[in-house]
Molecule: Lysine riboswitch aptamer
Organism: uncultured Catenibacillus sp.
RNA sequence: AGUAGAGGCGCAUUUUACAUCAGUAAUGCUGAGGAUAUGGCAGGCAUAGACGAUCCGGCAUGAAAGGGUACGAUGCCGAAGAUUUAUAUAUCCUGACGUAUAUAUUUCUGGGCAUACAGUUAAGAGCUGUAUGACUGUCAUCGAAAGAUGGAGUGCUGCU
Repeated sequence: AGUAGAGGCGCAUUUUACAUCAGUAAUGCUGAGGAUAUGGCAGGCAUAGACGAUCCGGCAUGAAAGGGUACGAUGCCGAAGAUUUAUAUAUCCUGACGUAUAUAUUUCUGGGCAUACAGUUAAGAGCUGUAUGACUGUCAUCGAAAGAUGGAGUGCUGCU
């Protein structure tokens, strides 16, 4: 250097089913009311509006996406996740704004779990980040041993 592996509630993607989303959004009717409202933000432009806007109340009909659980399938063990910067595409037009996706790039994290805080979300679910805690795998050092201490995945082990 190449190749093959290990860590386990292991990681990611995905079909199907189910619950949730939610009696929500939306639509129609109606009461009250009386001039604005919508397109992420700003400017513009466009659309709707006295044939009655936004908001508030009642009645009827009534979703979906994202996220989740379960059985499978696929690809794998920097699997993956977050983060910095840049580019491209999309978002009515403009914008060194925001958001989403993709590519490259900087930095951090061995892994799962629990708890707390923060963000996201409909959500005490889940996800993400930080901190703490024990557990677990791996290597190094010390040790008679049990075990202790410390490090990080471009690491560790086998083979060529």